[in-house]
RNA sequence: AGAGUUUGAUCCUGGCUCAGGAUGAACGCUAGCGGCAGGCUUAACACAUGCAAGUCGAGGGGCAGCGCGAGGUAGCAAUACCUUGGCGGCGACCGGCGGAAGGGUGCGUAACGCGUGAGCAACAUGCCCGUCACAGGGGGAUAAUCCAUGGAAACGUGGUCUAACACCGCAUAGAUUAUAGAGGUGACAUCACCAUUAUAAGAAAUUCGCAAGAAGGAGACGGAUUGGCUCGCGUAACAUUAGCCAGUUGGUAGGGUAACGGCCUACCAAAGCGACGAUGUUUAGGGGUCCUGAGAGGGAGGUCCCCCACACUGGAACUGAGACACGGUCCAGACUCCUACGGGAGGCAGCAGUGAGGAAUAUUGGACAAUGGAUGGAAAUCUGAUCCAGCCAUGCCGCGUGCGGGAUGACGGCCCUAUGGGUUGUAAACCGCUUUUGCAGGGGAGCAAUAAGGUCCACGCGUGGACCGACGAGAGUACUCUGUGAAUAAGCAUCGGCUAACUCCGUGCCAGCAGCCGCGGUAAUACGGAGGAUGCAGGCGUUAUCCGGAUUUAUUGGGUUUAAAGGGUGCGUAGGCGGGAAGUCAAGUCUGUGGUGAAAAGUCCGGGCCUAACCUGGAUCGUGCCAUGGAAACUGUCUUUCUUGAAUAGUGGUGCCGUUGGCGGAAUGUGAAGUGUAGCGGUGAAAUGCUUAGAUAUUACACAGAACACCGAUUGCGAAAGCAGCUGACGAACCACCGAUUGACGCUGAUGCACGAAAGUGCGGGUAUCGAACAGGAUUAGAUACCCUGGUAGUCCGCACAGUAAACGAUGACAACUAGCUGUUGGCGAUAUACGGUUCAGUAGCGUAGCGAAAGCGUUAAGUUGUCCACCUGGGGAGUACGACCGCAACGUUGAAACUCAAAGGAAUUGACGGGGGCCCGCACAAGCGGAGGAACAUGUGGUUUAAUUCGAUGAUACGCGAGGAACCUUACCCAGGCUCGAACGGUUCAGGAAUAACGUAGAGAUAUGUUAGCGUAGCAAUACGUCUGGACCGAGGUGCUGCAUGGUUGUCGUCAGCUCGUGCCGUGAGGUGUCGGCUUAAGUGCCAUAACGAGCGCAACCCUUGUCGUCAGUUGCCAUCAGGUAGAGCUGGGCACUCUGGCGAGACUGCCACCGUAAGGUGUGAGGAAGGUGGGGAUGACGUCAAAUCAGCACGGCCCUUACGUCUGGGGCGACACACGUGUUACAAUGGCAGGUACAGAGGGUAGCCAGGCGGCGACGCCGCGCGAAUCCGUAAAAACCUGUCUCAGUUCGGACUGGAGUCUGCAACUCGACUCCACGAAGCUGGAUUCGCUAGUAAUCGCGCAUCAGCCAUGGCGCGGUGAAUACGUUCCCGGGCCUUGUACACACCGCCCGUCAAGCCAUGGAAGCCGGGGGUGCCUGAAGUCCGUGACCGUAAGGAGCGGCCUAAGGCAAAACUGGUGACUGGGGCUAAGUCGUAACAAGGUAGCCGUACCGGAAGGUGUGGCUGGAUCACCUCCUUU
Repeated sequence: AGAGUUUGAUCCUGGCUCAGGAUGAACGCUAGCGGCAGGCUUAACACAUGCAAGUCGAGGGGCAGCGCGAGGUAGCAAUACCUUGGCGGCGACCGGCGGAAGGGUGCGUAACGCGUGAGCAACAUGCCCGUCACAGGGGGAUAAUCCAUGGAAACGUGGUCUAACACCGCAUAGAUUAUAGAGGUGACAUCACCAUUAUAAGAAAUUCGCAAGAAGGAGACGGAUUGGCUCGCGUAACAUUAGCCAGUUGGUAGGGUAACGGCCUACCAAAGCGACGAUGUUUAGGGGUCCUGAGAGGGAGGUCCCCCACACUGGAACUGAGACACGGUCCAGACUCCUACGGGAGGCAGCAGUGAGGAAUAUUGGACAAUGGAUGGAAAUCUGAUCCAGCCAUGCCGCGUGCGGGAUGACGGCCCUAUGGGUUGUAAACCGCUUUUGCAGGGGAGCAAUAAGGUCCACGCGUGGACCGACGAGAGUACUCUGUGAAUAAGCAUCGGCUAACUCCGUGCCAGCAGCCGCGGUAAUACGGAGGAUGCAGGCGUUAUCCGGAUUUAUUGGGUUUAAAGGGUGCGUAGGCGGGAAGUCAAGUCUGUGGUGAAAAGUCCGGGCCUAACCUGGAUCGUGCCAUGGAAACUGUCUUUCUUGAAUAGUGGUGCCGUUGGCGGAAUGUGAAGUGUAGCGGUGAAAUGCUUAGAUAUUACACAGAACACCGAUUGCGAAAGCAGCUGACGAACCACCGAUUGACGCUGAUGCACGAAAGUGCGGGUAUCGAACAGGAUUAGAUACCCUGGUAGUCCGCACAGUAAACGAUGACAACUAGCUGUUGGCGAUAUACGGUUCAGUAGCGUAGCGAAAGCGUUAAGUUGUCCACCUGGGGAGUACGACCGCAACGUUGAAACUCAAAGGAAUUGACGGGGGCCCGCACAAGCGGAGGAACAUGUGGUUUAAUUCGAUGAUACGCGAGGAACCUUACCCAGGCUCGAACGGUUCAGGAAUAACGUAGAGAUAUGUUAGCGUAGCAAUACGUCUGGACCGAGGUGCUGCAUGGUUGUCGUCAGCUCGUGCCGUGAGGUGUCGGCUUAAGUGCCAUAACGAGCGCAACCCUUGUCGUCAGUUGCCAUCAGGUAGAGCUGGGCACUCUGGCGAGACUGCCACCGUAAGGUGUGAGGAAGGUGGGGAUGACGUCAAAUCAGCACGGCCCUUACGUCUGGGGCGACACACGUGUUACAAUGGCAGGUACAGAGGGUAGCCAGGCGGCGACGCCGCGCGAAUCCGUAAAAACCUGUCUCAGUUCGGACUGGAGUCUGCAACUCGACUCCACGAAGCUGGAUUCGCUAGUAAUCGCGCAUCAGCCAUGGCGCGGUGAAUACGUUCCCGGGCCUUGUACACACCGCCCGUCAAGCCAUGGAAGCCGGGGGUGCCUGAAGUCCGUGACCGUAAGGAGCGGCCUAAGGCAAAACUGGUGACUGGGGCUAAGUCGUAACAAGGUAGCCGUACCGGAAGGUGUGGCUGGAUCACCUCCUUU
């Protein structure tokens, strides 16, 4: 100090989440020790038991119990018993002091409660200290005891006796108090103090001691301490709490108090508090401090310290120095307990402990040794305060679990590319060393200072000091010594990113994980396990909470054009802020000093426990408050003054500025009339509607209401809304000039007041047009819409409401400053008739600096500053609910929460897309030719069927596709029968046999079994080699799955012209530029231009083929010349000229010419040329897209099967058949069929082959048989064409399916299921609906020929070859596809996208609701305990005083009506969430009717329509400009 998360990517805004620290914690796993701390956060819930406040005999009477003494009785005695307050002491009692401290808790309290600083001239203060002075003399009771007595008990009642430091008079009193008087001093308002006079009032106690003396008592003054009261300032939330208050505010008089005071009472007055937040509601003890943070802040208030409050709940007083009293009293209430039922007792929020609650918090311990407290003269007693111990990893700190060596890097585990390697890992084993800790044994603290008492010293003579001097809970603990032996001691979490740390197996959107993003659907570093690793470590994780990060409430330190956010606009109150000069004061401000800010804590420097934590000394801090002295710049106060801000006057001007009258023409509609006749109107097309009762059209007239064309504009005016014919009246504003007047009079502006489009409301008018609703007609799947015909409210006016809009510049007002240029409106100035200003005020465009996330803004700021106001703080829920205010209503204003999501959003980028635009291309359309779709058949597919009909391919880019050959085989499928080292192959080993051939038997065959023949090579043999069969074993085998794990290959966009890179430049960045623009091209082909310059993959070229020529070569080809020869033929000799074959070359490049053009290039029946602008064809397929296809061609990861999912065999199936589709063949005929005659190819094939020729057969073919491994021989007839004849328009001499018969061939085998031949039979079909396919030239169309596969063939398929050989293209509007540029976008899985609302289902929270059930507070009335006070008091008492009685007040209780606030509630409202429900398609592109805002009406729903507004709308056109005519 940051990081993750919105996107395809980017920048920004913005939320969510994480890493850190902390805790009185809890939970999970684990656990060796010590030190120091801490330990009911919940039920202020209820409590058994024990203890926590007593003490004093030196106050008293006494003497129950204990001990001693004395006396007596019994006894030898020990001893026992009795008596005796004589002594030590002492239960209970009277009395004193203390039980108001200490200890606990945080209910209440929003308060002078707390904190801080002041004040009391308005007060008290036991014990303690100092000073002064005093203590004389009396009195009557009472408890205990005793007697009697009631009661279960608690507890009493009556009587008798008695004491005191108990109680009460009297006396005394320079101080005290009260009253009255007068004097002085001081001051702070009421006053205080000093001295004084008079009157009145008021004290006391004794005890111990031989004594000295000690301890007490009483009064007064002073001190100290502690307390009481008052005030300034500070100290929660909510305004959806705005008004509150009746002793209320003040006064007078009185009461009361320690004291002031409405504290209380009576009377009088009517005040007091509040937007600087009263009152109410809710929550809460406050502080020192603690946590966090750089700080400012934020959060907390446990332990320790200070203050407050409380003590079962509520009330009350008594006593006392002090209480309205935790372990006191009285009353009321709830609860618990005892009871003899009549009555009683109790209060752990003291220490332990129990139950309950809870995630959760300890021992019914020891000791008064220390410290402190109470009492006492003291010893001492008491002390759950305290000091210690116990329990708990609750926290902080410290120590240990060993150290060194040790590689064959052992074994085992895990992983891998696996004969091996890596890792665990120097880790272990093993060797050496040490002994903290543990265990055993021995020693053994400090904490202790003193008391009584003793000794000594000092003096002021009963005090102080020095020394000695008993007592230790913790504890035989800490510590220390010796022995022993590596011995007794490591876990937890994590390992996808954030975030340090990775592999295997299992699982298969399951189980599960998860703080956020997100993992898991068969290869999961994310789940579970394992190995390994990382982090921390006696702990580690999780959960909860707080701060931080979060500048995410922003004082430090944020924002508001578009992200959330400027009020619709003005006027103006409070408030805030405020021009120049001089002076004044010193409130703010700055500074010096003093007081205070407790201690502890924190920080720094030291010290003590071995160290640390911890403890401790000093300093500092405590940022504050109070007081006082000073300064005077700034702010402020007051005074004086100025003119520049502001305002006023004067002069000149401007305008769709407002209000209210008058007037005008055009248009529309209507009325009545004329002319006139059949339609009008309306639309994409129609219809509804109007019209022969005369419309529409047209002419003139009349009337009505509303709005004002042209001018008109980037114009003007207004605060905004808004304002437009002309004109009058009234009113206001603004601007300029001037420098006369005032002299800061200013700016802003919460609450408030006013204005405020459209729609809407009320009342009254008006109603021409338009026109929500409504009606009808269309459209449509529907059409509650868009379109059409009508049409009510409304639109208009007056008056009155309403108060909202995308009320927008989405930009608050005012002031100052910061380059310019241009257009324009209204003034002004100078010059003087065209010039143009450093001029003022507006309005608009561009742009510098600067700003901004960017788009953009830019003197009209969104720049740089100042002042004031308003508003924002993730999205949704929601501008909703509730409440309140306002309104006639509609509604408006104010305005949440639960719940839910991890985003929502802004700007810009690259794509993709658009029923956006521009440019361009393509057999894309158009123009043509021929087809498909109808028929029959062939073939493929779907479907169906089946035991099986094996599998794959499925829009284009599957469907005569894989398959370039399914009768068996193929074959993967089915049925049946077999085999299990297996059908094939490699290796090891054993046994046997060479191999092999022939023949049997069983069987469907595989197979099983038998017989015969045969008996390898080397070696004498054993054996070895080779080979076959069989057995065992290691490897097998799988057309089983996954093409979404892959390689390779392929299809498609597309032979489309694109796709990128380096450097530079631009941009925060994604990215852009280059690659855009103009021209051109088939082309990102080139040229020009240019912040780009170059380059790569594509294009083109290079390659093959074809077309022309040359050259070389010349057999199997050719034959011009020569010769021979035949029926004929290059048949033969010969030749290589030609053709041809196949090598090498040439040729074409817009090179030439003309025109156009800057160029590139284009145009031309141009020239030349075989060929002309890429000559034709082929091969060649950029970056990429489709998780496209293929695991069944092959290869390959993983998974699966292993007497089967392997393999062999026979048979069947892949050939089924109601049907649907694709691709083809043949046809439907005369441009034809048939018959006859007769020409002309190319390419390719051939020995298990092609086969001449001959013979046989109608033929398929058969038999014989030459040649040829082929430029030689063969298939080989090319066919269409051409010639002749015939048929004559018909289901035919078209067509040939289907069927019957007879055959041929291949092959183990043609039944399922072959082809071919002959004869016979002769189906559908007469040119094919919507729709659709191919083709631009040697092409389409048409004709035949060949080849691969192959025994044969289902080939009409595929791949090639040549023959004959067209038509058409105006053109790019439209359909499809594509390229480039641009635009919009809410899309990025990219329009097959995204997305809205109703309805239906489940879950969740919430509003309303007849009611029902609570809670706290207040009010009124009734009743009213205890108790203070008041009155009375005939009774008691000598008295003081009291009982009793009455009254006031009041807690609790009861009744009543309201308000507030919760819970629940049939039903009901909307909301949120939830892979695959229903209906539509509203929005995003011009989203197919641009969208949105306000309002009104309507509709299943999104929504539609009307009216006004906005651009946060695309596109084109007009306008403008240029060119041409």